The RNA shown here (transfer RNA) has 72 nucleotides and comes from Sphaerospermopsis sp. LEGE 00249.
The organism belongs to Sphaerospermopsis, within Bacteria.
The prediction has a mean pLDDT of 82.
Rfam family: tRNA. It is annotated as a transfer RNA.
Order: sequence, then C1' cells, then structure tokens
RNA sequence: GGGUGAUUAGCUCAACGGCAGAGCAUCGGACUCUUAAUCCGCUGGUUCUGAGUUCAAAUCUCAGAUCACCCA
Repeated sequence: GGGUGAUUAGCUCAACGGCAGAGCAUCGGACUCUUAAUCCGCUGGUUCUGAGUUCAAAUCUCAGAUCACCCA
C1' cells in the first nucleotide's frame, strides 16, 4: 500500500428495514447466627462518529475512527 472482518448495557453476545434484548455483573429483597451459595425483583443504551436513502435505520449506502487478521 491492497483486501476481509469487527464496533450494541460495566463485561460476553443477540436482534427480518417496524417496541433495542439475553446471560453475567451491580443494586434491592428472601433465605442464613454470619458470609458464601441459592431464589425473587429492579436498574442500566447518544447501537463507534458524521452524512445519505426511506413513512420508518442497530440493520441499507457513502466517508471517517479504532481494533484484529490476510496479502504485498
């Protein structure tokens, strides 16, 4: 220099163009002499950034950023 992939909750990851979710963690509660474990419940989002298409974009298009890999 060329190519491919990834970027979504604190972490790991889902999500046909039509309400953004799960597990774990955090927090609250139950249980327990106490802790741990277990069980119940809640909270938590500028979907990397900007623009475009569309009635409607995490999803499609373009540009950029970061990371990983391949080729040279």